Small-subunit ribosomal RNA from a Candidatus Woesearchaeota archaeon, 1463 nucleotides, folded computationally. Its Rfam family is "Archaeal small subunit ribosomal RNA".
[in-house]
RNA sequence: UCCGGUUGAUCCUGCCGGAGGUCGCUGCUAUCGGCGUCCGACUAAGCCAUGCAAGCCCAGGCCCCCCUCGUGGGGACCGGCGGACUGCUCAGUAACACGUCACUAACCUGCCCAGGGGUCCGGGAUAACCUCGGGAAACUGAGGAUAAUACCGGAUAGGGAAUGGGUACUGGGAUGUCCCGUUCCCGAAAGCUUCAGCGCCCCUGGAUGGGGUGGCGGCCGAUUAGGUUGUUGGUGGGGUAAAGGCCCACCAAGCCGACGAUCGGUACGGGCUAUGAGAGUGGGAGCCCGGAGAAGGGUACUGAGAUACGGACCCUAGCCCUACGGGGUGCAGCAGGCGCGAAACCUCUGCAAUGCCUGAAAGGGUGACAGGGGGACGCCGAGUGCUCACGCUUUCGCGUGGGCUUUUGCCAAGGGUAAGAACCUUGGCGAAUAAGGGGUGGGCAAGACCGGUGCCAGCCGCCGCGGUAACACCGGCGCCCCGAGUGGGGACCGCUCUUAUUGGGCCUAAAGCAUCCGUAGCCGGCCCGGUAAAUCUUCUGUGAAAUCGGCCAGCCCAACUGGUCGGCGUGCAGAAGACACUGCCGGGCUAGGGACCGGGAGACGCUGGAGGUAUUCCCCGGGUACCGGUAAAAUGGGAUAAUCCGGGGAGGACCACCUGUGGCGAAGGCGUCCAGCGAGAACGGGUCCGACGGUGAGGGAUGAAAGCCAGGGGAGCAAAUGGGAUUAGAUACCCCAGUAGUCCUGGCCGUAAACGCUGAGAGGUAGGUGUUGCGUGUCCCACGAGGGCAUGCAGCAUCGAAGGGAAGCCGUAGACCUCUCCGCCUGGGAAGUACGGUCGCAAGGCUGAAACUUAAAGGAAUUGGCGGGGGAGCACCACAAGGGGUGCGGCGUGCGGUUUAAUCGGAUUCAACGCCGAGAACCUUACCGGGGGCGACAGCAGGAUGAAGGUCCGUCUGAAGGGCGUACCUGACGCGCUGAGAGGUUGUGCAUGGCCGUCGUCAGCUCGUGCCGUGAGGUGUCCUGUUAAGUCAGGUAACGAGCGAGACCCGUGCCCACAAUUGCCAGCGCGCGCUUCGGCGUGAACGGGCACUUUGUGGGGACUGCCUGCGAAAGCAGGAGGAAGGUGCGGGCGACGGUAGGUCUGUAUGCCCCGAAUCUCCCGGGCUACACGCGCGCAACAAUGGCCUGGACAAUGGGCUGCGACGCCGAAAGGCGAAGCGAAUCCUCGAAACCAGGCCUCAGUUCAGAUCGAGGGUUGCAACUCACCCUCGUGACGCCGGAAUCCCUAGUAAUCGGAGUUCAACAUGCUCCGGUGAACACGUCCCUGUUCCUUGUUCACACCGCCCGUCAAGUCACUCGAGUCGGGUCGAGAUGAGGCACGGCUGUCAUGGUCGUGUCGAAUCUCGGCUCGGCGAGAGGGGCUAAGUCGUCACAAGGUAACCGUAGGGGAACCUGCGGUUG
Repeated sequence: UCCGGUUGAUCCUGCCGGAGGUCGCUGCUAUCGGCGUCCGACUAAGCCAUGCAAGCCCAGGCCCCCCUCGUGGGGACCGGCGGACUGCUCAGUAACACGUCACUAACCUGCCCAGGGGUCCGGGAUAACCUCGGGAAACUGAGGAUAAUACCGGAUAGGGAAUGGGUACUGGGAUGUCCCGUUCCCGAAAGCUUCAGCGCCCCUGGAUGGGGUGGCGGCCGAUUAGGUUGUUGGUGGGGUAAAGGCCCACCAAGCCGACGAUCGGUACGGGCUAUGAGAGUGGGAGCCCGGAGAAGGGUACUGAGAUACGGACCCUAGCCCUACGGGGUGCAGCAGGCGCGAAACCUCUGCAAUGCCUGAAAGGGUGACAGGGGGACGCCGAGUGCUCACGCUUUCGCGUGGGCUUUUGCCAAGGGUAAGAACCUUGGCGAAUAAGGGGUGGGCAAGACCGGUGCCAGCCGCCGCGGUAACACCGGCGCCCCGAGUGGGGACCGCUCUUAUUGGGCCUAAAGCAUCCGUAGCCGGCCCGGUAAAUCUUCUGUGAAAUCGGCCAGCCCAACUGGUCGGCGUGCAGAAGACACUGCCGGGCUAGGGACCGGGAGACGCUGGAGGUAUUCCCCGGGUACCGGUAAAAUGGGAUAAUCCGGGGAGGACCACCUGUGGCGAAGGCGUCCAGCGAGAACGGGUCCGACGGUGAGGGAUGAAAGCCAGGGGAGCAAAUGGGAUUAGAUACCCCAGUAGUCCUGGCCGUAAACGCUGAGAGGUAGGUGUUGCGUGUCCCACGAGGGCAUGCAGCAUCGAAGGGAAGCCGUAGACCUCUCCGCCUGGGAAGUACGGUCGCAAGGCUGAAACUUAAAGGAAUUGGCGGGGGAGCACCACAAGGGGUGCGGCGUGCGGUUUAAUCGGAUUCAACGCCGAGAACCUUACCGGGGGCGACAGCAGGAUGAAGGUCCGUCUGAAGGGCGUACCUGACGCGCUGAGAGGUUGUGCAUGGCCGUCGUCAGCUCGUGCCGUGAGGUGUCCUGUUAAGUCAGGUAACGAGCGAGACCCGUGCCCACAAUUGCCAGCGCGCGCUUCGGCGUGAACGGGCACUUUGUGGGGACUGCCUGCGAAAGCAGGAGGAAGGUGCGGGCGACGGUAGGUCUGUAUGCCCCGAAUCUCCCGGGCUACACGCGCGCAACAAUGGCCUGGACAAUGGGCUGCGACGCCGAAAGGCGAAGCGAAUCCUCGAAACCAGGCCUCAGUUCAGAUCGAGGGUUGCAACUCACCCUCGUGACGCCGGAAUCCCUAGUAAUCGGAGUUCAACAUGCUCCGGUGAACACGUCCCUGUUCCUUGUUCACACCGCCCGUCAAGUCACUCGAGUCGGGUCGAGAUGAGGCACGGCUGUCAUGGUCGUGUCGAAUCUCGGCUCGGCGAGAGGGGCUAAGUCGUCACAAGGUAACCGUAGGGGAACCUGCGGUUG
């Protein structure tokens, strides 16, 4: 003095937990010593075997026995003193029990001390003993004898009482003391002796110890509010040492209590003690003081003292003995035993010391005590070694060798002690005899070590770890902390300002009573005087010792102990003084408060009267077919005439406009007008009273709506209810009806989100604005209770300085600064429940817990996400306007599913599904069946008696020196074993790199500095306009900047320059054809040329530059020019990041696994299956077509075991030859749609082509499963496609063909290329989605979120419960041990016996009340428990806003009515 835990993050509230100290228990471990007030206190004040714990005295007496015969010793008895102390325990006790201070004028006190006086005369017994009895025993009876310091009588001294008196004393006061007189009563003494002395009696005083009384102090509960009959007091008496109702008789009716009586629970109290800075909180066992108890309970006796732990009697329960008649017994003394328990020692030694009893003393006794033993119980001290060299070692340290020391340990002697031990001294031996416990994810100090495990086993105070790479489990190693200890569980204090006096709070976190009045209490204005209760000062007494602190001293030190000083006990009592404040008494004042007066304001209350519109109903008239209702409907009403219109009437409820952010009221609440009665506030006046005030526990009154009782009333509305819809259902939302009720009178209820979620009162502390009421001033005036402005007071609002607050916010009406009083809070749930009490007719209200459970529950604000919230913008992966498709059927292909020996695997909304795969017959290939092969390196078996390898033949086999048989060749290694490798398309894309998809055809994402905020964070990035754009402009606590956008790069469109082969050909030459000889046409092979085309390179061009309009600008719209216009068009380039997106099967790669098989090779099969479902395509369903013939025009690409012209063969596919070309040169290369002509004529067709049959061809080792092509034949389905859905805005869609890719062969795929070539829109945010701003939020793995209740299952604690059993306590009754008092009788004089009366009375029994607990069929709700059922209640307008009170209803969350709140 903090730290961890609620959150994505933040601040706060709040609790839980951690770190400290202390006490007892316990796990592991343990060398020694000292000290201590430690050690069966906690549970069983349970029970106890055995021994001991209280005796002593012979110098009081009597008697007996023994002996060493003494002045001796021992025993029993009579007698005396002591057994009331010491010791033990803490059950009871909430009380004068304890503490403290007083009092006793109401008392006692053996032994002790001081003083005074005394000790005379006499008497009779009795024990031991003797004799004889009873009894099992314990014990006891009778007779006989005897002594005393035993007992009794008498006397004196003396004492007491009453009374009279007194010059006395103390004192507040005599009832006290003293003195005198009188009377009465009581009434002493003990001896022994050694002659020293010890005793004995009386009085007075003291000391000591006690008895009694009072003040004050110290527990909990009000779910205990009234208690009490000897109760309170008086008079008289009894009793006692003594006052007293202590007891009794009579009289009175008191006494105690909210300052907590009574009752219940708990508990010995204090000194002290633990903790704490203190205040406090907790404890009180051990030691000391006091009390109480002695198996439970009662009673007295003796005595100075007891109602007596180791005395007596009795009852009760237990135990023991018994001859059954009767007896005995009490460890809460020391040891010890059983039991109980988490929990606690030896049946030790001694009276040597201290103390006590006794005794003249010597002495005796003493489980008090002094010592020893056991126990880490606490405190204190010490040790478990030191050192050098070498080696290892990062340090630490370890090992080996050498040296040193000997505390401690062991051995011995002396001292020490009652006896030992410890200890001291001396000698010997030997580093020898001595280290653990806990932790190591954070808090919290110390591992990002290894192995094992795999949400298992386990850890964890709290947070949290563990689901294959665990710093968190278990083990090892290392490290950290403490150390003879160290951890764990329990308890207490602290931490905790978390019970707050010091020192907290209550708008929203828990917390202001619904409101007012008011009792007690608490608090209280100005001045003066008095008093001195309070307060303060000084002094006196006391507050035991121990404990605590300082110093000094004694044990070697320390602990411990002693001395001394101080402190503590914070107090109490007494004395003296002070008087400011408070109190009290007295007097005065007016600023608080109240009364009064004035004119105004007001939905203030109650009562009565009057009025108004509308709804409904009825009547009359008009009128005709619908009305009503909804999102749409239906139920419903209507031809018996509705709805609608007009007129009239009835009845009940209500009171539009005015109306307000307004007014009034304590709150609830109050709204037509008029009148009456009543109340309050503000303003103004300053006449009166004179502190009369504030708050307010209890208490009382008022108190919305709903609800209840009784009686009325009932138009409309409307819980319940009926019906219609909606729906999966719809006990709802919507609709049609409709009863309580809503209204009135009287009575009850007493609650609301009764809210400003803000108690009342007082004072202080900036303002601005609006509005209501009253006053003042001024101006205007139509003059009216008119209007404007300014200002004072009082209210109602709103914004705000300071200040406050966790923030939101509050801010002169305070949540600011102070004071007074009341109420309330102390984590969440259980629960405003249970029980009890009380109120109520009931519903229910008020009061109001616990067990158990839980790590949070919360408040405010922040960032995001989300919303069946709002606003703005954008997009053909959105709509609209259009064009074309898919979805039907056939086929191709992919996927799911199913099947299979296998149909390998991956990808699964957009963003999987002609995707990986740009092409599975074998290969590929990862799958299935079968068969072979393979181990670098190290070690071990084995091996020249031949390892490994190769091979003919045979055999196994689909095949194979692969295996086997047999044999040969070669000649040194050695998969048989253990490790370890190669390899693995085995696993993990949730361990990764890289790459990619997607958000994203988006316009966003950030930084620096500054500023704001406690902080998360905000600002900038917002607003307005604009843009394709966070594009730009203007504004602005921001100013700038970065990544994105843009710019940039590529292609394309226009122009220019340069260049010219393989490209091109205008003109010239040239060739060819034609020619009317003028020429025309044609040819790019050649000469030549580079004008054109083309290709390539470089440059130009477009910038809103110009004009018009709009605009502040940015910019927008239109126009001109231009090949091109506002980014020209198309592409490349993909921000910060998200998606644990995809890929371990491209490659790379961690870890795990396989390792003679999950490696590798071969053969065959499968990936091609097929009852199905889905995606993407192809060709179609035809005439904008099909077929035939003829004709025209491309571009991009590709080409060497390749493209292949051309020729020949074939009907074709193709075959056989073969030039050219590694390519602007040659080939691919005939483009097709199109054009022209012809046929077809609406038909399942000359459409369509699936399927099947036959024949042929190509590739390839090989086309059966399972390729492609050609020809002929066959000709299926299909006549335009439900719900739904996709693409597209121009050279686009649509349509047509071409090339490339992969490739031996195999596209309807993919990529590219060109040909033909539209329609519609120039918008919008409706759907889908997205960006920004804003709002709500109980979401944050973020709406695929969160979350509620019933039901079902398990488990736990609790409540009720017919009863039943037991404990405590009280009352009544019965029986009644025994005691006390009185009396009678009896008796050897007797303390005796017996009887009676009265009284007290334990114990037992019975009945009843109260209270606590056990069990209890069953009933009830509650808590908790990964993945149960039903729904969807709440959170976003949560899809009917939510919630509160109340009432009804319903499987459930809930629904509905009425009133209220906004959270």